[in-house]
RNA sequence: CUGAAGGUCGCGUGAGAGUCCGCGCCGCUACGGCGGUCGCGGACGCCGAAGGGGCAAGGUGAGCGCCGGAUGCGCCGCCGAAACUCUCAGGCACCCGGAACGCGACCGGACG
Numbered sequence: 001c002u003g004a005a006g007g008u009c010g011c012g013u014g015a016g017a018g019u020c021c022g023c024g025c026c027g028c029u030a031c032g033g034c035g036g037u038c039g040c041g042g043a044c045g046c047c048g049a050a051g052g053g054g055c056a057a058g059g060u061g062a063g064c065g066c067c068g069g070a071u072g073c074g075c076c077g078c079c080g081a082a083a084c085u086c087u088c089a090g091g092c093a094c095c096c097g098g099a100a101c102g103c104g105a106c107c108g109g110a111c112g
Base pairs, nucleotide, nucleotide: 006107007106008105009104010103011102012101013100018044019043020042021041022040023039024038025036026035027034028033045092046091047090051088052086053085054084058079059078060077061076063075064074065073066072
C1' cells in the first nucleotide's frame, strides 16, 4: 500500500571567504601612468554547504581488573550524529559549482 524509507532525472531557491607583487597581452593616455571579466608565476590571508576525516550520550565485548547475595563497578577495544568540528579535497568578481529545501516525473515496495 489512494505507496512510507531510499534512489534517478528535470525545474526552482540557495550562504560564506582576497588582497598584494612581478612579467606578458589587450585598451586608454596628459606618456607620469591607468584599466582589464585575459595568460603565467609568486607572497601571505581567508571560507565551509560537493566529497572526505574526527567524536557525545548510549550500546557492545567468549578482553583485563575489582567484587561476589548482582540487572554491579573501573579500565581497554569496537559500534556510534550533525548545519558541531578539522580544513585533506574543494572554494574566495561573474559564470560554473553548492549542503539543504520545494515542485514534477520515474524507480522502489515497508528495507520505516